Source information: Predicted 3D model of a 71-nucleotide RNA (transfer RNA) from a soil metagenome. It matches the Rfam family "tRNA". Rfam describes the family as follows. Transfer RNA (tRNA) molecules are approximately 80 nucleotides in length. By type it is a transfer RNA.
RNA sequence: GCCCCUGGAGUCCGACGGCAGGGCAGCCGCCUCUAAAGCGGAAAGAGCGGGUUCGACUCCCGCCAGGGGCA
Numbered sequence: 001g002c003c004c005c006u007g008g009a010g011u012c013c014g015a016c017g018g019c020a021g022g023g024c025a026g027c028c029g030c031c032u033c034u035a036a037a038g039c040g041g042a043a044a045g046a047g048c049g050g051g052u053u054c055g056a057c058u059c060c061c062g063c064c065a066g067g068g069g070c071a
Stems, first nucleotide, its partner, number of pairs: 001070007010024004018054001027041004047063005
């Protein structure tokens, strides 16, 4: 330098172009003598900038970051 993959909640992931969901962690409550386990609840998120579209996590372009391959 070129090619490929990845980037979403604290963390790990899912989601035909149509309300962004789940596991774990943390928080609150129930249960318990107390705690764990279990059950319930609330909070918390799209790397950045453009474009296409009625509508974009999703498609297109350019950056940035991480990983892999080739030279």

The sequence is in RNAcentral, with records from MGnify.